Predicted 3D model of a 528-nucleotide part of an RNA (small-subunit ribosomal RNA, 5' domain) from an uncultured prokaryote. The RNAcentral record of the full RNA draws on ENA. The coordinates come from a structure-prediction model, not an experiment, and the mean pLDDT is 87. Its Rfam family is "Bacterial small subunit ribosomal RNA". Its family is annotated with structural constituent of ribosome and ribosome in the Gene Ontology.
[in-house]
Context: one part of a larger RNA
RNA sequence: GAUUGAACGCUGGCGGCAGGCUUAACACAUGCAAGUCGAGCGGUAACAGAGAUAGCUUGCUAUCUGCUGACGAGCGGCGGACGGGUGAGUAAUGCUUGGGAAUAUGCCUUAUGGUGGGGGACAACAGUUGGAAACGACUGCUAAUACCGCAUAACGUCUACGGACCAAAGGGGGGGAUCUUCGGACCUCUCGCCAUUUGAUUAGCCCAAGUGAGAUUAGCUAGUUGGUGAGGUAAAGGCUCACCAAGGCGACGAUCUCUAGCUGGUUUGAGAGGAUGAUCAGCCACACUGGGACUGAGACACGGCCCAGACUCCUACGGGAGGCAGCAGUGGGGAAUAUUGCACAAUGGGCGAAAGCCUGAUGCAGCCAUGCCGCGUGUGUGAAGAAGGCCUUCGGGUUGUAAAGCACUUUCAGCGAGGAGGAAAGGGUAGUAUUUAAUAAAUGCUAUCUGUGACGUUACUCGCAGAAGAAGCACCGGCUAACUCCGUGCCAGCAGCCGCGGUAAUACGGAGGGUGCAAGCGUUAAUC
Numbered sequence: 001g002a003u004u005g006a007a008c009g010c011u012g013g014c015g016g017c018a019g020g021c022u023u024a025a026c027a028c029a030u031g032c033a034a035g036u037c038g039a040g041c042g043g044u045a046a047c048a049g050a051g052a053u054a055g056c057u058u059g060c061u062a063u064c065u066g067c068u069g070a071c072g073a074g075c076g077g078c079g080g081a082c083g084g085g086u087g088a089g090u091a092a093u094g095c096u097u098g099g100g101a102a103u104a105u106g107c108c109u110u111a112u113g114g115u116g117g118g119g120g121a122c123a124a125c126a127g128u129u130g131g132a133a134a135c136g137a138c139u140g141c142u143a144a145u146a147c148c149g150c151a152u153a154a155c156g157u158c159u160a161c162g163g164a165c166c167a168a169a170g171g172g173g174g175g176g177a178u179c180u181u182c183g184g185a186c187c188u189c190u191c192g193c194c195a196u197u198u199g200a201u202u203a204g205c206c207c208a209a210g211u212g213a214g215a216u217u218a219g220c221u222a223g224u225u226g227g228u229g230a231g232g233u234a235a236a237g238g239c240u241c242a243c244c245a246a247g248g249c250g251a252c253g254a255u256c257u258c259u260a261g262c263u264g265g266u267u268u269g270a271g272a273g274g275a276u277g278a279u280c281a282g283c284c285a286c287a288c289u290g291g292g293a294c295u296g297a298g299a300c301a302c303g304g305c306c307c308a309g310a311c312u313c314c315u316a317c318g319g320g321a322g323g324c325a326g327c328a329g330u331g332g333g334g335a336a337u338a339u340u341g342c343a344c345a346a347u348g349g350g351c352g353a354a355a356g357c358c359u360g361a362u363g364c365a366g367c368c369a370u371g372c373c374g375c376g377u378g379u380g381u382g383a384a385g386a387a388g389g390c391c392u393u394c395g396g397g398u399u400g401u402a403a404a405g406c407a408c409u410u411u412c413a414g415c416g417a418g419g420a421g422g423a424a425a426g427g428g429u430a431g432u433a434u435u436u437a438a439u440a441a442a443u444g445c446u447a448u449c450u451g452u453g454a455c456g457u458u459a460c461u462c463g464c465a466g467a468a469g470a471a472g473c474a475c476c477g478g479c480u481a482a483c484u485c486c487g488u489g490c491c492a493g494c495a496g497c498c499g500c501g502g503u504a505a506u507a508c509g510g511a512g513g514g515u516g517c518a519a520g521c522g523u524u525a526a527u528c
Stems, first nucleotide, its partner, number of pairs: 001528004006524005013375006019368002021333001026331003030328003035078003040075002043071002047069003050065007085286003094211007103203002108199001111196005116150001118148002125140006156165003170191006178185002212258003219249003224246008261283004265276004288309005311322004339365001341364003347361001348359004378408004388399004412469001414464005422455001426450009472517005477498003483512005493500002
């Protein structure tokens, strides 16, 4: 000199953009953060509509009907493995770069074929019943895209090449003939389902090199190193097991100990290099502590399950409940780090045919000079060089064109008015194309109408008034830009280094003046 996720002291006008628990991976009150689908199902607790019945006060009340819009709880599907947080652990099962073969992959995509015919349950519900509660138990009824056989079976799997084996589910819209038990069959469109397959994406695995410190750590290793066979896995493999052999690693630093998430980057430096890994992005690990599996395409799963432990809470003492390293917020620790805000309008995600619902992701707002950048705190004129202050050799000098005065301007802030863009979608109608038996329906395109904004009193523009509301901090002995007076008297104090202070201190304290930077300025800490 540069830099910082900074803190402290003094001071503080506005805006834009960014950033904001570096400490206790300490404990957490409260609210929210993952739901959705009725176009899978049986249904109807609530709300609304319609209809029926009864009462009357003739427009209300009560009851009934799932008939309609919808929908609590339940069965079922998809999603809760993403998104969000944190850095405890991990010096290599990690990360970075470059290779590799023995793999899986829901949704999406390419292609081929199929979607036949049956069965038995379990919730909900009803009844009985246990318990303080959490939550159960028994009996009975019932549906499905829930579950289970049968059939069919290849370009799939296995094979001794003879053969053997493996699946499925329906839902919705529309409809002219024909049939009809008036439910529908049937036709068609669409969304699904099953098997195989192509691709993409994602994930798992292996190898090499690189990736801290300590030798006051020199030997380490028994599934250890390799082979054969078997098991296991989606998959290679001591991954596991039986048997056999005795290997394997190590001064090119094994083993042990300490420290640490890694990288793109950030910062400094001319560079080489050093330091660092906040925000943003990629990967990894973790979710009160330790262990375990289940489900699933995917987890050994932050807001799932089981066991053990610590802690907190409830209890009728028998037993139960919980996990903010999600967003806010509280206590604590600390030099120190924010609101228990608004909205799904946009972007993205989940579910859904869609409308839509959910989304503390995200978009915004609030707080903080924490940083960077921009703007302002007036402009011109004005010598009687006013008054006052300070100094003085008492002549004057300086503050100083500074002020006052005069003439202007009005950025920003204030008040008032107007006012974009972020909006694409979605919905209605008409036309047209595809499909079709069809002018239904559905889908695409075009036209037209309608229509969605948290921010928001938005950005921006115009008008109004009036210099009006807006400057401090550090320093002035040398390094180092900037000097005098008074007070003090080795005292009080200063200080980054040299050093100042013991009666004329440009070095302490105050004043006047000056210098530097400026909504900041200094100090401290840290790095180069």